[in-house]
Context: one part of a larger RNA
């Protein structure tokens, strides 16, 4: 733009894509079979590799606006505390996000109909013959079963719930104005995410920010006493500090507000 009023939801499944693997052991059983060596079908458990999915409790990895530690040099007038450069100056660690190597699960089970084969019954051709009619057993192939997409599936599906059956102008199943249910815009965001789009929320409000409480991280600040000639310890003090993390709290910013959408031959 269609989907034959205009909307919000939920949903059938045409069709398409995804997956499709396997080893060992252990049991049946030192049984079947074999003179012995050897050694199974059939079935019932266990554990692996390889791949794929999805996550981050757990074990790591990164963590460039957290924490400490130290090394030069300038600097903040000096001590002391610090701050700027030097690969993030090096070194220890290390929350969230993301992540593998880490956690967790998958492949199945079963059902249809087959393929070589393998067969019942059984003529043509008095036998015989799985085939000529007519019925069976059979494989990781196929169709389903599992997992994603999916009604532009123009054959455009279905349910449910809202809006309502105006006004002008024409008299053509025609054009308009302003609405309804709703929607977009716009403005705080994030589970999103180049952009757009997705989600979520806009004061009848926790959407970010701030603050304030927790987790968790780093490891016990500054300043002061005390000891000690000093370096430096020790006490205050498991202290101060602290980005994403759960949570509370209108104090700051989502103000105000615009446009657009039926009328059903």
């Nucleotide at each position: 733009c269609g989907u034959u009023g205009g909307a919000g939801a939920u949903u059938u499944g045409a069709a398409g894509g995804g997956a499709g693997c396997u080893g060992u052991c252990c049991u049946u059983a030192g049984u079947a079979c074999g003179a012995g060596a050897g050694g199974a079908c059939c079935g019932g458990g266990a554990u692996g590799g390889a791949c794929g999915u999805a996550c981050c409790u757990c074990u790591g990895g990164c963590g460039c606006a957290c924490c400490g530690g130290u090394u030069g040099u300038c600097c903040u007038g000096c001590c002391a505390a610090g701050g700027g450069c030097a690969u993030a100056g090096c070194c220890g660690g290390g929350u969230a996000a993301c992540u593998a190597u880490g956690u967790a699960c998958g492949g199945a089970c079963g059902a249809g109909a087959u393929a070589a084969a393998c067969g019942c019954u059984g003529a043509a051709g008095g036998c015989a013959u799985c085939u000529a009619a007519g019925c069976g057993u059979g494989a990781a192939a196929c169709u389903c079963u599992c997992c994603c997409u999916g009604a532009g599936a123009u054959u455009a599906u279905a349910u449910c719930u809202c809006c309502c059956a105006c006004c002008c102008c024409u008299u053509g199943a025609g054009g308009g104005u302003g609405u309804a249910a709703g929607g977009c815009a716009c403005c705080g965001g994030a589970a999103a995410g180049a952009c757009u789009a997705u989600c979520c929320g806009g004061u009848u409000g926790a959407u970010a920010g701030g603050c304030c409480g927790g987790a968790g991280g780093u490891g016990u600040a500054c300043g002061c006493a005390c000891g000690g000639u000093a370096a430096c310890g020790u006490g205050u003090u498991u202290a101060g500090c602290c980005g994403a993390c759960c949570g509370g709290u209108a104090c700051u910013a989502a103000u105000c507000u615009g446009c657009c959408g039926a009328g059903g031959g």
Overview: Large-subunit ribosomal RNA, domain VI from an Oscillospiraceae bacterium, 265 nucleotides, folded computationally. It matches the Rfam family "Bacterial large subunit ribosomal RNA". Rfam links the family to the GO terms ribosome and structural constituent of ribosome. The source organism's lineage runs through Bacteria, Bacillota, Clostridia, Eubacteriales and Oscillospiraceae. Model confidence (mean pLDDT): 90 of 100. It was read from a public genome assembly.